[in-house]
């Protein structure tokens, strides 16, 4: 500089579990744990997902109204780098 087939020196940690901390929720943290990772190291950039302490609309209800409940979309408000792409950064180890 390429590569990531075998290896692994070191690494990372799904699911559950604790009725642990923090959060309204998604979801983070931390102990354990191992399903996996060659960036499962970092960054919400662009796409997707969730989330609702918030706005608006919509429909459901009701003889009619209105409110509330629920439910559904849109914007916001977060989340998720182990959902995909980008972007910055690196460890081993193979060829050159």
């Nucleotide at each position: 500089u390429u590569u990531g087939a075998a290896a692994a020196a070191g690494g990372c940690a799904a699911a559950c579990c604790g009725c642990g901390c923090c959060g309204a929720a998604a979801g983070g943290c931390c102990g354990g744990g191992a399903c996996g990772c060659a960036a499962a190291g970092c960054c919400a950039c662009g796409g997707g997902a969730c989330u609702a302490c918030g706005a608006g609309c919509c429909g459901c209800u009701u003889a009619c109204c209105c409110c509330g409940a629920c439910g559904g979309c849109u914007c916001u408000u977060g989340u998720c780098a182990g959902c995909c792409g980008g972007g910055c950064u690196g460890c081993c180890a193979a060829a050159g």